Predicted 3D model of a 282-nucleotide RNA (Bacterial RNase P class A) from a Minisyncoccota bacterium. The coordinates come from a structure-prediction model, not an experiment, and the mean pLDDT is 75. The source organism's lineage runs through Bacteria, Bacillati and Minisyncoccota. It is recorded under the gene name rnpB. RNAcentral holds the sequence, with entries from ENA.

[in-house]
RNA sequence: GGCCUGUACCGGACGGCCGCUCGAUGGCUUCGGCCAUCGGGAGGAAAGUCCGAACACAUCCGUUGAAAGACGGAGCACGGUAGCGGGUAACGCCCGUCCGGAGUAAUCCGAGAGAUGAGAACAGAGACGAGUCCGGCGCAAGCCGGGGUGAAACGGCAAAAUUCUUACCUAUGUGCAAGGCCGCGCCGUCGCAAGACGGAGAGCCGCUCGAGGCCGGUGGCGACAUCGGUCCCAGAUAAAUGGCCGUCGAUAACAAAAUUCGGCUUAUAGGUACAGCAGCAC
Numbered sequence: 001g002g003c004c005u006g007u008a009c010c011g012g013a014c015g016g017c018c019g020c021u022c023g024a025u026g027g028c029u030u031c032g033g034c035c036a037u038c039g040g041g042a043g044g045a046a047a048g049u050c051c052g053a054a055c056a057c058a059u060c061c062g063u064u065g066a067a068a069g070a071c072g073g074a075g076c077a078c079g080g081u082a083g084c085g086g087g088u089a090a091c092g093c094c095c096g097u098c099c100g101g102a103g104u105a106a107u108c109c110g111a112g113a114g115a116u117g118a119g120a121a122c123a124g125a126g127a128c129g130a131g132u133c134c135g136g137c138g139c140a141a142g143c144c145g146g147g148g149u150g151a152a153a154c155g156g157c158a159a160a161a162u163u164c165u166u167a168c169c170u171a172u173g174u175g176c177a178a179g180g181c182c183g184c185g186c187c188g189u190c191g192c193a194a195g196a197c198g199g200a201g202a203g204c205c206g207c208u209c210g211a212g213g214c215c216g217g218u219g220g221c222g223a224c225a226u227c228g229g230u231c232c233c234a235g236a237u238a239a240a241u242g243g244c245c246g247u248c249g250a251u252a253a254c255a256a257a258a259u260u261c262g263g264c265u266u267a268u269a270g271g272u273a274c275a276g277c278a279g280c281a282c
Stems, first nucleotide, its partner, number of pairs: 002280002004276007012248007020041009043254001047265002050263005055175005060073005079169004083097005098112001099110004113165003133146005179205003186199005212231008
């Protein structure tokens, strides 16, 4: 150094031209919009929709109230989870640790609460609980090897399903097409008219500043917590994030947002960094 193990990261770059979308500012406008400048513009999985949460509505229950309503989710299982402890908004996730298993090792895997439950027959000492014969070792308990039976015998076994119990969690359901709004415009009714009332939409809101990213300090073995500084980083709606050319490249894989987060799982050519192990080849 290679095969190996773990963690983190990149996953085309630069330049030119022409576009698309969002925002800010300025200008123009026939009020529909248009133009200019500046700035932002897919992913590590945006995916599967498998868990968990936020948020919204409906229902149920409780408290309060005359009612409208307001506040809340205690209890329950025919639901879920399961060594023990911790983290978290929460989790079936993550961290630590014990035990069991695999591996030389780094390391990886575990449907690991308690009870219940032992399943044809034959052979065989023995197939859920008993232990034969021979040899060796040993004071002994026992261990090792062998013979024999059988589909199976280091007892395959820390057996499993099932059923019951215990502890803990969750009120249930539907998901942003949730759901809300009606200024302009539209539709309907009334009205001579001005206008009033009602309604829904492809319109507007929800919509992206968030359990947020980065850097540093402190506490902790760690997951993580906390403090300070700093940054603003897609928000479309038939759906933008692209096309062409040049240079360089390994001739770039899997794949593209759709309410938002935290996980898990699956796909991923090629490449980088750090840490680790010491079996094999050199």